The RNA shown here (SAH (S-adenosyl-L-homocysteine) riboswitch aptamer) has 80 nucleotides and comes from a Gammaproteobacteria bacterium. The coordinates come from a structure-prediction model, not an experiment, and the mean pLDDT is 75. Of the family's consensus pairs, 100% are formed in the model.
RNA sequence: UGGCUUGAGGAGCGUUGCAGCGUCGUCAUCGACGUCAGGCUCAAGACGGCAGUUCCCGAAGAUAACGGCGCUCGCAAACU
Numbered sequence: 001u002g003g004c005u006u007g008a009g010g011a012g013c014g015u016u017g018c019a020g021c022g023u024c025g026u027c028a029u030c031g032a033c034g035u036c037a038g039g040c041u042c043a044a045g046a047c048g049g050c051a052g053u054u055c056c057c058g059a060a061g062a063u064a065a066c067g068g069c070g071c072u073c074g075c076a077a078a079c080u
Stems, first nucleotide, its partner, number of pairs: 001048002004045006010073006018039001020035006038066001
C1' cells in the first nucleotide's frame, strides 16, 4: 500500500435520489423502470505488491472525525 474477510463508529421512522446493482428497450456506451443515504472512516486478520533493512526487542498509550433533508428516542454535559 491493494483488494478480500470481520468488527466498530448509540437506535429508529419518513422522504428525495447520485453512484452501484437488476430488468427492459434501443444499438449507445444511451434511455426507461425498479431498488437504493455506512458507497465513508478507523481497527484487526490472512494473502499479495512496492520500498527500506546491521542486530535485538515487541512493550506502552490512544479510540477519532464524518455520514442529503425532516422528525423521534437513547446516552452524556450545561443552564433554569